[in-house]
Context: one part of a larger RNA
RNA sequence: CUGGGCGUAAAGCGUGCGCAGGCGGUUUUGUAAGCCAGAUGUGAAAUCCCCGGGCUCAACCUGGGAAUGGCAUUUGGGACUGCAAGGCUGGAGUGUGGCAGAGGGGACUAGAAUUCCUGGUGUAGCAGUGAAAUGCGUAGAUAUCAGGAGGAAUACCGAUGGCGAAAGCAGGUCCCUGGGCUAACACUGACGCUCAUGCACGAAAGCGUGGGGAGCAAACAGGAUUAGAUACCCUGGUAGUCCACGCCCUAAACGAUGACAACUGGAUGUCGGGAGGGUUUGCCUUCCGGUGUCGUAGCUAACGCGUUAAGUUGUCCGCCUGGGAAGUACGGCCGCAAGGUUGAAACUC
Numbered sequence: 001c002u003g004g005g006c007g008u009a010a011a012g013c014g015u016g017c018g019c020a021g022g023c024g025g026u027u028u029u030g031u032a033a034g035c036c037a038g039a040u041g042u043g044a045a046a047u048c049c050c051c052g053g054g055c056u057c058a059a060c061c062u063g064g065g066a067a068u069g070g071c072a073u074u075u076g077g078g079a080c081u082g083c084a085a086g087g088c089u090g091g092a093g094u095g096u097g098g099c100a101g102a103g104g105g106g107a108c109u110a111g112a113a114u115u116c117c118u119g120g121u122g123u124a125g126c127a128g129u130g131a132a133a134u135g136c137g138u139a140g141a142u143a144u145c146a147g148g149a150g151g152a153a154u155a156c157c158g159a160u161g162g163c164g165a166a167a168g169c170a171g172g173u174c175c176c177u178g179g180g181c182u183a184a185c186a187c188u189g190a191c192g193c194u195c196a197u198g199c200a201c202g203a204a205a206g207c208g209u210g211g212g213g214a215g216c217a218a219a220c221a222g223g224a225u226u227a228g229a230u231a232c233c234c235u236g237g238u239a240g241u242c243c244a245c246g247c248c249c250u251a252a253a254c255g256a257u258g259a260c261a262a263c264u265g266g267a268u269g270u271c272g273g274g275a276g277g278g279u280u281u282g283c284c285u286u287c288c289g290g291u292g293u294c295g296u297a298g299c300u301a302a303c304g305c306g307u308u309a310a311g312u313u314g315u316c317c318g319c320c321u322g323g324g325a326a327g328u329a330c331g332g333c334c335g336c337a338a339g340g341u342u343g344a345a346a347c348u349c
Base pairs, nucleotide, nucleotide: 004320005319006318007303008302012317014201015200016199017198021194022193023192025088026087027086028085029084030083031082033081034080035077036076037075038074039073040072041071042070049065050064051063052062053061054060091191092188093187094186095185096183097182098181099180103177104176105175106174107173108172109171110154115149116148117147118146119145120144121143125136126135162169163168206247207246208245209244210243211242215241216240220236221235222234223233258316259315260314261313262312263311266294267293268292269291270290271289272288273287274286275285276284277283298305299304322349323348324347331342332341333340334339
């Protein structure tokens, strides 16, 4: 260096964008760097190998040949790769018309409920549990009626549903804005795929500054339970949960399944759009795109996967190499910190 792998055994970066790099549709002409063929030179001798010869054989010595993986020069070839120039439209993209959607950001706004405050009615309980107690209540609670304050979350619709690269996204209205699908034409003409370093996004918890604080609730306090109970249950309750700005950068960040492209027999549901038909809301046939379920071949250690592949192939990236020590130590980088990232060894089985 080659050879094997990565759903569950070790192994797909949390996700995207993307420079370098790697790879790249179809056609014509040229070129000749790669490539192929021939020739020449060189590749010391010895050694090794082949055919002979000499010591009685052998080791050994010796003659000839082959070989010397290679390099250089030169003459040609022009399929393939490259390079240059010119075309093409199937990949990719743009324009035009429609369509669906909790995609993102901002502003405004609505009703239900909880809690609190004020006032009215009203009286002895309420709350809580397996049972209790702590707790609240004659300073008038709970219940009920009216008014007010404030914060957070949006029942029904709602789905096995939709959108988004992932994280994730749900009351309503308006403004700004990204992506997708589809139809028929027109246009650009390979503009593509992947992507080390890099950059951006990235649940929850946590951190900084300033707000906010209804409910819930780590810590904490009390009551129970118990042998004990630093818990499970109950009564309270602070950070936090919410907002703005700035950090953190992790996760069973999961489909435990990288991206893109091509090909490969069926069945059934659902979402978006189109075409055609009909008994014209509802049904039928069919095309494109998404999302489920079951299963053929094939694959798989099995489980299972099965056109959304874990099937058959191609290109590129990431990662794995016995268990523990250990995602630890040390060092570097990042961070306010918490810590993150990169990441061993001794020793041991």

Predicted 3D model of a 349-nucleotide part of an RNA (small-subunit ribosomal RNA, central domain) from an uncultured bacterium. The full RNA is in RNAcentral, with records from ENA.